[in-house]
């Protein structure tokens, strides 16, 4: 780290530890230790086993001596002298050292035997040492050959070779004791056979033989233990024993001859594949994994395969001798070699060292000794390869300095007491000096003592490493710090760059413009002369579970039963001592762990002591327990007698209804199917009905959570044959059980083989339908099968997804079969078979006496997901197939139960102009406006399903405005704050399209005298941007939705997400309110307070009113008056299901109920829950980041936003008579108004112009309301309906109407005769119609938008459908949540894996044939005395 989230399961991954590493960066020193893990690849060059003269004969070369010649150098002679090359001969060369290729073994390791052996050199004893002999190598001399090397002749020696006598011995036979382990062994005696020697010499010794014995060191045998595969299951022929003989230092089939067939195996033989085994190493709590490098101990091996020979000891690393591969030399005829000794070279490889010094030491060979020789060993060198130690200073020292970096920036914060600076100390560097041990138990002198080689003392000699540890003076902070991480796991964050680019990455993932995950930097963090990656190995991993796992659904219980080998097994005595258990002895090598003590200044290292080695083997007791012998019991089990029970199995017989067909009747047009039809059957008589026959399969009703059976599975009735299982009884048996690998049996359906049968049914196939196809669902039909015999076949979600048996463990209630004396009652008890539920268990759903509780046995399975139950292989089948069963590859999840939304062409309720009933539209026309495309210098931007399109815009000619083009500015069109000046303002002039640019003329005010107001221009700090991101954000807005829902507290419940409250029964417009209730309350929402609007009361009475009463016009409330009405607007009242019936437990609901203006939220508005859509909008504003700053900023002037093939939304006016035109009349609300309404007069046919009262407005004025009333007209037509388009002529605003205004008047009169699929709005003063008014406004493109009132309707049975919504529920493999999720195919490729025409190149078994070296035999072979 799998999920919105939870719990479990289960993988994968990280944190530790270690290395013979490497590999990247990086570096000062010292100790101790390590240093080809690959090519048992080939190897130049040196070296790594020699030594004895005291065994010989000699003397080549060197030293001395002697002698000769000669003044003298010098020559030359001479084994005499030290001494020795080469040769005879003796000891060594089997030891040290290297290496891990073979080996699954008596190799190892561990106990033990050997009465079955051998052992040089050393030790002890005891004994010899005599006679005699014949050769040879050196040396000389000739040959042969390139060369290695060889042949012939003569000479001659010994601790070399032979022979001869004795001696001990040995072997046979015979014989006496005596002893063991079976063959035997010791010791004695007798015979006969065999059967040793070497000398040296300095006279001190030493050495040879022979025997015995010891010591050391090997040989050969058992027991035990030591990988993996069964996809290897049967192997052997000298194999396994015997008997004789061969051979061995010895037993043996080790060899051979004969005889006999045995002998390993499922407790894993045989085959293959891998590997040297251990002491130990690292991990690990511990079992346990893993691993065997350095050191030890054992094997094995020595260019590859074989062979012996010497020898005490070899089948021999630096010896022989064949054969092979290969390097090398060569006169080509023929040699020579073997680094897995040290160094080293070459290769191979990620990678592993000098061709160093000494034999001072410790070991080894030789030798009396000196010595000699030793790549053994001691040192030194190279490597941070690991371990352990030291250092790179120390203290003080805030102006918290410069400089970096951050951030809210006049300044904080950090780096950082770190620096600078002051003092100190010198480990360590550097020079210079001075120096211990390793050394002695060696050697040689010498001297003592004892007495003939010991001991002991003195002096003397010998040191590679090295002038090296150490130690001492000087000097002077001087010579010394780096790696790797910062996103969680994991300790450590902030900038800037980068934009899914470049890159990080162990896992989970970071990157797409604000990255703490990339790159830099600043800081931090953790080791530290090292950091860090990579590889491997234990660990976490209880993720192989013996300690210590699990199998209802996560992976796992075999289809089932019988049983075999094996596991395990009642009660009780007693003997035995296998196992078990105490105790003692041996042995478990040394190191090496671990304790304790001590040595290097510490430590790492070593040292010496001690535990431990949990193992084996013997040797004595114990005897519960297991096992074993022997006896007994009955509780297990199983047999008897007696009863019952059932779809239990086989085999035969019968029997109805159904169902097809047949034949014959009676009968007429249809049937028959299906949502709907149609293939199909029918006038040749179907269907349908009646009568017969037939014929094959299954067995209604009973019937059921019944019953029987090991499981599959069994059902008419009946007979017979077989089993079985339960109750009673308690007469036998006497543990005889229980499980059960391999086996064997049985096993649904298909299926397969032979014959039979064949009624319905019904794969396969045919036809009709359905569909976009329709190889399906539906229909018509119809083969195989379905049925029966015999025979395969062995599967299934063969399921309870639950193995099998015993025992224990609260209750309640159904069915069955027995008992229960008698029975239609009945406590009770067996046996089964089923709901519920305590305790317990479970991840939960759930299980729960029929356990998935507690427990015992035994079996069988399982260890991430896919590949795959696939490939190979192998049994088994006729076949189909089946068992048994993997791997490369490849992913980080893959499944479980719950749980919450959310979705379902799932379910129930319920609701809404949602449908459904109207009633009017829209889609066609023309016109207006938006938007799309397109076009354009530009056509400025945004909005884009519903929630974008008469939307931002409530008003684009200039402006607006942002866009295009052209002309200007650069602290800048505006703002601020500081300084300076004093002026601005006006007035004018040239240029210019204007912005702006050059000029001219004039020229301050207040003041407390400090300065202030105003202005310029120039300066600096500062602006500016409608530039980008609405996915950085504020606010605001739009939708679900005015739908009725969202959620808290505390308790409860659940491991837990959660869930209850909020569910249920009613109810309501509503989570409204009631009633139940593990829940009780609470909050935002519903409502309800708030406006407006119906009614009335009161209170006021102008600019509104006018009833009566006066007055006055032509008329009018016009005036006086007057509050009565209307009305203006304050204040109240009023409706609450109060009342009355009826229904209900309430809440409520129903009555055209009373009553009221108004009645069941009266009707209208504001009012928008948690939250969804990263919805809108940075261009209303505000804002973070980022951009641009003589421009992306800012001013003009002119265009643009208004374009036009087309497309879509929204509207406006029509197609007309419910209508148009004319004329005359009538009733409104609700707003505006002074750069304004504007009356009323004139003019004008009008837009309108001229004048003008009133009126800042219940007072005047816009103002005419219209439709509708009342009349004339038209009379169904593209028209007296329709009005666009056009044409001339005007009016208005306004610098200005050309692109681009709006209105008049004439005049012109298109489209269109009610509009496809679709679709909209609307339930009452609503729809529909008709006008009015007003905000934008200089005007207006307004048919838009906001309001206002006239007139005034139809129609809703109902909720099955269409669409939204809202509770409950169910089912999911969805949560980005169905606009989800997911499956296969195909293209390119060939990484993996697999096939492949081919090409190519290994290894083994068996047979067979040629056969070296060697050995053993044979021969009166050859030579020789031997």
């Nucleotide at each position: 780290u799998u999920u919105g989230a939870u719990c479990a399961u289960g993988g994968c991954u990280c944190a530790g530890g270690a290395u013979g590493a490497a590999c990247g960066c990086u570096a000062g020193c010292g100790g101790c230790a390590g240093g080809c893990u690959u090519a048992a690849c080939a190897c130049a060059u040196g070296c790594a086993a020699g030594u004895c003269g005291a065994g010989g004969g000699g003397c080549a070369g060197c030293a001395c001596g002697a002698g000769u010649a000669g003044c003298a150098a010098u020559a030359c002679u001479u084994g005499g002298u030290g001494g020795c090359g080469a040769c005879c001969g003796g000891c060594g060369c089997a030891c040290g050292g290297g290496u891990g290729c073979g080996u699954a073994a008596c190799g190892c390791g561990u106990a033990u035997g050997c009465a079955a052996c051998c052992u040089a050199c050393c030790c002890u004893a005891u004994a010899u040492u005599g006679g005699u002999g014949a050769a040879u190598a050196a040396c000389c001399c000739g040959g042969a050959g390139a060369a290695a090397u060889u042949c012939g002749g003569a000479c001659u020696a010994a601790u070399a070779c032979g022979c001869c006598g004795u001696a001990a011995g040995u072997a046979a036979u015979u014989u006496u004791a005596a002893g063991g382990c079976a063959u035997c062994u010791u010791a004695g005696a007798a015979u006969u056979a065999u059967g040793a020697u070497a000398g040296a010499u300095u006279u001190a010794u030493u050495g040879u033989u022979a025997u015995a014995g010891g010591a050391u060191g090997g040989g050969c045998a058992u027991g035990c233990g030591u990988g993996a595969u069964a996809u290897u299951a049967g192997u052997u022929a000298g194999a396994u024993g015997g008997u004789a003989g061969g051979g061995u230092a010895a037993c043996g089939g080790c060899c051979u001859a004969c005889c006999a067939u045995g002998a390993c195996u499922a407790u894993g033989a045989u085959a293959u594949c891998u590997a040297g085994g251990g002491g130990u190493u690292c991990u690990g709590a511990g079992a346990g994994g893993a691993a065997g490098g350095u050191c030890c101990c054992c094997c094995a091996c020595a260019c590859u395969g074989g062979u012996a020979c010497u020898g005490a000891g070899a089948c021999a690393c630096g010896g022989a001798c064949c054969a092979g591969a290969c390097u090398c030399c060569u006169a080509c005829g023929g040699g020579a070699g073997g680094c897995a000794g040290c160094a080293g070279u070459g290769a191979g490889g990620a990678a592993u060292a000098u061709u160093g010094g000494u034999c001072a030491a410790u070991g080894g060979g030789c030798g009396g000794a000196a010595g000699c020789c030793u790549g053994a060993a001691c040192c030194a060198g190279c490597c941070a390869u690991g371990c352990c130690g030291c250092g790179u200073g120390c203290a003080g020292g805030a102006a918290g300095a410069c400089g970096g970096c951050u951030c809210u920036a006049u300044g904080a914060g950090u780096u950082g007491u770190a620096a600078a600076c002051u003092g100190c100390u010198u480990u360590u560097g550097u020079a210079c000096g001075a120096g211990g041990g390793u050394a002695a138990u060696a050697u040689c002198a010498u001297c003592c003592a004892c007495g003939u080689g010991u001991g002991g003392g003195u002096g003397a000699u010998u040191g590679a490493a090295a002038g090296u540890a150490u130690c001492g003076u000087a000097c002077g902070a001087a010579u010394a710090a780096g790696g790797a991480u910062c996103g969680g796991c994991u300790a450590a964050c902030u900038c800037c760059g980068u934009g899914c680019c470049a890159g990080c990455a162990g896992c989970c993932g970071c990157g797409g413009u604000a990255a703490u995950a990339c790159g830099g930097a600043g800081g931090a963090u953790c080791c530290g002369a090292g950091c860090g990656u990579u590889a491997u190995c234990c660990g976490g991993a209880u993720u192989u579970a013996u300690u210590g796992g699990g199998u209802u659904u996560a992976a796992a219980g075999g289809g089932u039963g019988c049983g075999u080998a094996g596991g395990c097994g009642g009660a009780u005595u007693g003997g035995u001592a296998a196992g078990u258990u105490a105790g003692a002895g041996g042995u478990g090598a040394a190191a090496u762990u671990c304790c304790a003590u001590u040595g290097c200044u510490c430590a790492a290292c070593g040292a010496u002591g001690g535990a431990c080695u949990u193992g084996c083997c013997u040797c004595u007791g114990a005897u519960a327990c297991u096992g074993u012998c022997a006896g007994u019991c009955u509780a297990g089990a199983g047999u008897g007698u007696a009863a019952u029970u059932g779809a239990a199995g086989g085999a035969g017989g019968c029997g109805g209804a159904a169902u097809g067909u047949g034949u014959g009747g009676u009968g007429u047009a249809g049937c028959g199917g299906u949502g709907a039809a149609a293939u199909g059957c029918u006038u040749a008589g179907a269907g349908a009905u009646c009568a017969c026959a037939c014929a094959g399969a299954a067995c209604a009703c009973c019937g059921a959570u019944u019953g029987c059976g090991a499981a599959g599975g069994c059902a008419g009735c009946u007979u017979u044959c077989u089993a079985a299982g339960u109750u009673a009884u308690a007469a036998c048996u006497g543990a005889c059980g229980c499980u059960g690998a391999u086996g064997c049996a049985c096993g649904a359906a298909a299926g397969c083989g032979u014959g039979g049968g064949g009624a319905u049914c019904a794969a396969a196939c045919a036809g009709g339908a359905u569909u976009a196809g329709a190889u399906a669902c539906c229909c018509u039909g119809g083969u195989a099968g379905u049925c029966c015999a015999c025979g395969c076949c062995g599967u299934a979600a063969a399921c309870g997804a639950u193995g099998a048996u015993a025992a224990c463990u609260c209750g309640u209630u159904g069915c069955u079969g027995g008992c229960g004396a008698u029975a239609c009652a009945c406590a009770g008890u067996c046996a089964g078979u089923g709901a519920c539920c305590a305790a317990g268990g479970g991840a939960a759903a759930c299980c729960g006496a029929u356990a998935a509780g507690u427990u015992a046995u035994c079996c069988a399975c399982c260890u991430g997901g896919g590949g795959a139950g696939u490939a190979c292989g192998u049994u088994c089948g006729c076949a189909a197939g089946a068992a048994u069963g993997a791997a490369a590859c490849u992913c980080a999840a893959a499944g479980g139960a719950a749980u919450u939304g959310a979705c379902g062409g799932g379910g129930g309720c319920c609701c809404g102009c949602a449908c459904a009933a109207g009633c009017g539209g829209a889609g066609g026309a023309a016109c207006a406006u938006g938007u799309g495309g397109u076009u354009u210098a530009a056509u400025u931007c945004g909005a884009u399903g519903a929630u974008a399109c008469g939307c931002g815009a409530g008003g684009a000619a200039c402006c607006u405005u942002a866009c295009c083009c052209g002309g200007g500015c650069u602290u800048g069109a505006a703002a601020g704050u500081u300084a300076u000046u004093g002026a601005c303002c006006g007035c004018u002039g040239g240029u210019g399209a204007a912005a702006g640019c050059c000029g001219g003329c004039u020229u301050u005010c207040c003041u407390u005298c400090g300065g202030g107001a105003c202005a310029a221009g120039a300066a600096a700090c500062u602006a500016g941007g409608u530039g980008c991101u609405g996915c950085a954000u504020g606010g605001u807005u739009g939708u679900c939705g005015u739908c009725a829902g969202c959620u808290c507290g505390u308790g409860c419940c659940g491991u837990g997400a959660g869930g209850u409250g909020u569910c249920g029964g009613g109810u309501u417009a509503a989570g409204u309110c009631c009633c139940a209730u593990a829940a009780c309350g609470a909050g935002c929402g519903c409502a309800a307070c708030c406006c407006c609007u119906a009614u009335c009361g009161u209170u006021a009475g102008u600019u509104g009113c006018u009833a009566g009463c006066a007055g006055g016009u032509a008329a009018u409330g016009c005036u006086g008056a007057g509050g009565a009405c209307u009305c203006u607007a304050g204040c109240g009242a009023g409706a609450c299901u109060g009342c009355c019936g009826g229904u209900g437990u309430a809440a409520a609901c129903c009555g055209a109920g009373a009553g009221g203006a108004a009645g069941g939220u009266g009707g209208g508005g504001a009012u928008g829950a948690c939250g969804u859509c990263a919805a809108a909008u940075c261009a209303g504003c505000a804002c973070g980041g980022c951009c641009c700053u003589u421009a992306c900023g800012u001013c003009c002037g002119g265009g643009g936003c208004g374009a036009c093939a087309c497309a879509c939304g929204u509207g406006u006016u029509a197609c007309a008579a419910u209508g148009g035109a004319u004329g005359g009349u009538a009733c409104a609300g609700a707003g505006a108004g002074c750069a304004g309404c504007g009356a009323c007069a004139u003019g004008g046919c009008g837009a309108c112009a001229u004048g003008a009262a009133g009126c800042g407005a219940a007072u005047c004025u816009c103002a005419a309301a219209a439709a509708g009333c009342c009349a004339u007209u038209c009379u169904c037509a593209g028209u007296u309906c329709g009005g666009a388009u056009u044409g001339c002529a005007g009016g208005c605003u306004g610098a200005a109407a050309c692109u681009c205004g709006c209105c008049u008047g004439c005049a012109u009169g298109a489209a269109g005769u009610u509009g496809g699929a679709u679709u909209c709005g609307c339930u009452a003063g609503u729809a529909a119609u008709c006008g009015c008014a007003u905000a934008u406004c200089a005007g207006c493109c307004a048919u838009g938008a906001u309001g206002c009132g006239g007139u005034g309707a139809a129609u809703a049975c109902g909720u099955u459908c269409c669409c939204g919504g809202g509770c409950c529920u169910u089912g999911u493999a969805c949560a980005c949540a169905c606009c989800g999720c997911c499956c296969g195919u195909c293209a390119a490729g060939c990484c993996a894996u697999g096939g492949a025409a081919g090409u190519u190149u290994g290894g083994g078994g068996u047979g067979c044939c040629u056969g070296a070296a060697g050995u053993g035999c044979g021969u009166g072979a050859g030579c020789g005395a031997a």